[in-house]
Context: one part of a larger RNA
Molecule: small-subunit ribosomal RNA, 3' major domain
Organism: Olea europaea
This record gives sequence, C1' cells and structure tokens, in this order.
RNA sequence: UGACAAGGGCCCGUACAAGUGGUGCAGCUUGUGGUUUAAUUCGAUGUAAAUCGAAGAACUUUACCAGGGCUUGACAUGCCGCAAAUCUUCUUGAAAGAGAGGGAUGCCUUCGGGAAUGCGGACACAGGUGGUGCAUGGUUGUCGUCAGCUCGUGCCAUAAGGUAUUGGGUUAAGUCCCACAACGAGCGCAACCCUUGUGUUUAGUUGCCAUCGUUGAGUUUGGAACCCUGAACAGACUGCCGGUGAUAAGUCGGAGAAAGGUGAGGAUGACGUCAAGUCAUCAUGCCCUUUAUGCCCUAGGCGACACACGUGCUACAAUGGUCGGGACAAAGGGUCGCGAUCCCGUGAGGGUGAGCUAACCCCAAAAACCCAUCCUCAGUUCGAAUUGCAGGCUGCAACUCACUUGCAUGAAGCCGAAAUCGCUAGCAAUCGCCGGUCAGCCAUACGGCGGUGAAUUUGUUCCCGGGCCUUGUACU
Repeated sequence: UGACAAGGGCCCGUACAAGUGGUGCAGCUUGUGGUUUAAUUCGAUGUAAAUCGAAGAACUUUACCAGGGCUUGACAUGCCGCAAAUCUUCUUGAAAGAGAGGGAUGCCUUCGGGAAUGCGGACACAGGUGGUGCAUGGUUGUCGUCAGCUCGUGCCAUAAGGUAUUGGGUUAAGUCCCACAACGAGCGCAACCCUUGUGUUUAGUUGCCAUCGUUGAGUUUGGAACCCUGAACAGACUGCCGGUGAUAAGUCGGAGAAAGGUGAGGAUGACGUCAAGUCAUCAUGCCCUUUAUGCCCUAGGCGACACACGUGCUACAAUGGUCGGGACAAAGGGUCGCGAUCCCGUGAGGGUGAGCUAACCCCAAAAACCCAUCCUCAGUUCGAAUUGCAGGCUGCAACUCACUUGCAUGAAGCCGAAAUCGCUAGCAAUCGCCGGUCAGCCAUACGGCGGUGAAUUUGUUCCCGGGCCUUGUACU
C1' cells in the first nucleotide's frame, strides 16, 4: 500500500420495512441432472447454468449411432490426357452409387488452338463441429450505470509510497462550492443521440372533413379548419419570486407552464475482478488424424423414463362459468405472398379468385368490457389432463415424432409446509393483438403493441449488496 475483521462512523439501493401478485401443492409444457441406450451429439453449472447457444430437431438441419459406399476426395489452387457442356433411355441398388446404350452440337480463333464445363491420372495438398478458452485474437457475462480509476509537474518521506483524490457543506454523481502544498489534466458522471409528452410553420394522398349516392364494398364534387402523417423550428435553464444557507454550491416553498428541477423511457458500461464463458459463429498457435477423427447415402437417435431440480402455462371457480346480442385499439406483416366475396361442410377446411408491390386491398374477429339468459356452492354447466372413434392441412414422407377439427371420455386439483421471487405509476395485476424464425410445427417461448388499471413507502433498528473515512492485524 492493499486485503481482512462475528471493529467504529457517514451514506445509498425494491436491500429491509409497508403493500401487492406469485413460486413451492395439482395436471401439462419446456430446459437440466440422473438413469437407460447402438446413439440418446456438443457446450453452459451459486449469484452471473438450467424456454441458455437453439429467431423454431419428422428427412434435411445433425455435429451422434447402425449399416451400405468413396479415397486428390463434397470444396480450393497448380500439371497432363480425353471429351464440348448439356439432353435422354435401360439394368442393378434402400439410397448413395455402379454399369450399358441413344441422339446431338454451341462460343472465340492467327485453324495450331483457346475459354467455360465434364471425365480420368500422378503429386503437392484439400478436409476435421478432433484436443487445448489454463497458449490466443475477437466477443460476451458479472461486480455495476456502482462513482470511481489514473496521469504530468511540484512538495513530503531513506524507501515502498504519500499528497492532489483529504476536511466543511452539497448532489443521482470525484456533481458543484469553500478551505487546503498543491497546481492542472485524462478515462468515467453529465450533456450531445433515439423514442415519447406541448405548440408553431410547412406539405395535403391512398389519410381527414363536408357533399352526392348505396343493403354494403364503393364512387362524384369541393375544402385545408380539425384529426393524422412526414419535415423544420420553438420549448425547461433553478430562468423568475420568497425562505434557508457562509454574501457560495445548493435546498425548501411558490408563480407561470403541456412538461420543473436528470420531465419519462431507451441506447450508451471507466481502470479493473472472476486463468468467468466461448477453439461448436468466426479467426488462430501448438498437438492429433489422413483408404479416416475426412466425405456421400439409407434408417434410427437428439423426443427414451423409477426419479430429482429450474422457467412457465392452465386451474382449483360465483369479482365466476355458459349461451345470445352490442362497443372501443395500437403496432406490425403480405407477390414463391396476404387472400375479400359467394358456394359446400357441425367444424378444421375445400372450391371460386375480387383487390393489393399496400395511410388504398388483405391478414382482422380485438379480448377483457356492456346488456340480457341459465347455472346456485357441488369435484359442479368448475377444471381440463388422459384415452377411443371419425376427419382436415402442410410436406417425397406425419409409425417412432407435427399441428388441427368433431363426437365421446372427464384424472389430479377445493389456494398449497419449510422456504423463496417480481414489482414504486400508466408500474404491478389482468386482457387480447402482431412479428421474427418458419413448407408445417410441438410457441404455454422470445421480441414488440395497445385496452382496463390498483395498493403501499415521506422510515433506516435489522438482513443483503455497494461507496467514502477511520481503528486494529502475527496476512501481503
């Protein structure tokens, strides 16, 4: 100097407290461990692994296993030879592949040949999701969006080092002010960026308003006031007033304001820590492999199942369930696509195919909500697992192993021990909608969007984590 302390002081944080809804019980989904297996590919393992890599495993993917095959190779560059490439038929095979035929020629040309492509050959080599993340780059997590981490010169100390960075205030903040052997500076903080909240100007089509007309989709004419959509500006700065403070920084209250003291949210992550994660995104040293640890194919596996753990979904009901009617969004996606209308079907869906490269057409029905019906506290008109039968769709293919419809069946479950998690406002809770991936989908996941919309905290004794100062130490 650091580290540590079941030492002290000050301060902060959904850390506790206050409140609210969950998990832990049940069924199912999904991930992990374990076990099993020919294989159940690999990685991730307290916080910071476990709906994680994976924004989508029937084949493919796929790395695993069994079997069938190949050996200059599926892919790259170089050399030689033959043939244009291409097209097409047959045999064999599970396919990969192997074998045998048929027809038929292109482009450039100095007529030698050349380019591209295919086949064959020899060798350099290719290849490796093989090992090492404790050889690495890059990248990511975490402490932590915590307020810290340093440098130059000067001064002090024999030196390691100290000072500055401490002290008095203050702040979300090493934020700012004052003092001071320090004076300055850098990386962080803040601001600059994006979204949202208000207004002005500008621009009006496909959007808006009015008009004509209609069962309705639509369409005619006019307008630029509103809504809305883009663009450019304005606006918030403790600017103004009062109290307080040290005449400071600031803080408390007020006015005005759409917004008030960082307006709200996002992006943004200092020096470093954990030999943290990743050689399976990629790159890469070294090692290993080369008729195999490489490559192709068929089928299987990654989906197994006594059990244990994690994330979730649906419930246990009356603030509810059911049937009928009625109302109100935002944000997205669409031509290998979204698909209206009409007809058929109880339905999934099928037939037809208008319109739309989209503020125009479509997905599209928003759902909680409101009005009215039945149910009346039951394992029920709660709950939906499981199973049977009959269908539909995608796709070469749905048995292992997809989704979905109808009928029937109707488990467990009556609010969950110890323990434990999220959340402070348009937040929690609750309700639907959309998207990516995607032929289809195991999505109850993930990422967005809006609708309805609470309770509690004006405190820091304690638990946890963190920052600063100080004391001690036989550790460094």